[in-house]
Context: one part of a larger RNA
Molecule: large-subunit ribosomal RNA, domain VI
Organism: Pirellula staleyi DSM 6068
RNA sequence: CGUACGAAACUUGAGAAGGGUCAACCUUAGUACGAGAGGAUUUGGUUGGACAUAGCUCUGGUGUCCCAGUUGUCACGCUAGUGGCACGGCUGGAUAGCUAACUAUGGAAAGGAUAAACGCUGAAAGCAUCUAAGCGUGAAGCCCUCUUCAAGACUAGGUUUCGUAGCAGUAAUGCGAAAGUCCCCUGGUAGACCACCAGGUUGAUAGGCUGGAUGUGUAAGCACGGUAACGUGUUGAGCUAACCAGUACUAACGGACGAACG
Numbered sequence: 001c002g003u004a005c006g007a008a009a010c011u012u013g014a015g016a017a018g019g020g021u022c023a024a025c026c027u028u029a030g031u032a033c034g035a036g037a038g039g040a041u042u043u044g045g046u047u048g049g050a051c052a053u054a055g056c057u058c059u060g061g062u063g064u065c066c067c068a069g070u071u072g073u074c075a076c077g078c079u080a081g082u083g084g085c086a087c088g089g090c091u092g093g094a095u096a097g098c099u100a101a102c103u104a105u106g107g108a109a110a111g112g113a114u115a116a117a118c119g120c121u122g123a124a125a126g127c128a129u130c131u132a133a134g135c136g137u138g139a140a141g142c143c144c145u146c147u148u149c150a151a152g153a154c155u156a157g158g159u160u161u162c163g164u165a166g167c168a169g170u171a172a173u174g175c176g177a178a179a180g181u182c183c184c185c186u187g188g189u190a191g192a193c194c195a196c197c198a199g200g201u202u203g204a205u206a207g208g209c210u211g212g213a214u215g216u217g218u219a220a221g222c223a224c225g226g227u228a229a230c231g232u233g234u235u236g237a238g239c240u241a242a243c244c245a246g247u248a249c250u251a252a253c254g255g256a257c258g259a260a261c262g
Base pairs, nucleotide, nucleotide: 001152005163006162007161008160009159010158011157015149016148017147018146021049022048023047024046025045026044033038051106052105053104054103055102059100060099061098062097066093067092068091069090070089071086072085073084074083075082076081111143112142117137118136119135120134166175167174168173180257181256182255183254184200185199186198187197188196205251206250207249208247209246210245211244212243215239216238221234222233223232224231225230
């Protein structure tokens, strides 16, 4: 820009892409077969490999500062308590997120037309013959079935809902303005950008605060015991990122476009 008013949702599916895997074990059965050795076709079931998709409940990893311990040194006048530097100084753990080695699921089944092949009926050719007329069975393959995209599918599809209008002007046109949309702003379940999604005071979108969860593991101070190192009590204490709620305290200010023709 188009899809013959302007919008918002929900869809149909022409078409396109993906997927389709392999193995072992049990059973049929030590059966058929075979002198024996050996040893099935087939049927039903189970498990696994690789691959694919999704996820973080579990098992783990990471988690540059969430918690604790600790060495050296420096600083805060000193003690105590903290902070800086030393690979996050080192060490032990660890929330969210991300992640695999973790978890879940998948390949199927069914239908149609067939290939090779196997048949029925059956003449040409009194017989025979699956074929010449006619009718069947039949594959990981074909068309469907399963998953994803998909109406720029220009044959541009369908359904539902919303809006349809004032003023000036003879008209052209100008101004205002509907449903709705965008810029802008607060952000994340999204993300290279864009897009998408949640919101913008008629508000819980982010931050803050409060409460909780989680993690760490009994803070500081004080008291008591001990010559002291230290221990005990207050105390499962104190602190706690990204998690879950509540709460307008802070920030979501402000502006534009937009319909009966072409």